[in-house]
Molecule: c-di-GMP-I riboswitch aptamer
Organism: uncultured Gemmata sp.
RNA sequence: AAAGGGCAAACCUAUCGUGAGGUAGGGGCGCAAAGCUACGGGCCUGCGGGGUUAACCCCUCAGUUUCAUGAACCGCAGGUCGCCGGGUUGCCGAA
Numbered sequence: 001a002a003a004g005g006g007c008a009a010a011c012c013u014a015u016c017g018u019g020a021g022g023u024a025g026g027g028g029c030g031c032a033a034a035g036c037u038a039c040g041g042g043c044c045u046g047c048g049g050g051g052u053u054a055a056c057c058c059c060u061c062a063g064u065u066u067c068a069u070g071a072a073c074c075g076c077a078g079g080u081c082g083c084c085g086g087g088u089u090g091c092c093g094a095a
Base pairs, nucleotide, nucleotide: 006031007030011026012025013024014023015022016021029082035088036087037086039085040084041083042080043079044078045077046076047075048074049058050057051056063073064072065071066070
């Protein structure tokens, strides 16, 4: 190289979860590690209460900015390895 195989995005159904998302079946956009591992970064989700005009006090892992919905940052708990990096294992391979 070739051949045999492998995985399975969106979407649909069922189910679990507050959610991100997971699992199973269908499906097939893609993938040579799209095997495994949340270790670093990214992204995503949930929560951050009560009293008081305020100072402040109570609770909490847990707040700051803001008139405020919200948003940003921070903290905690999660998710994603088909976002990137790290770690780790590995099939075929002719001339």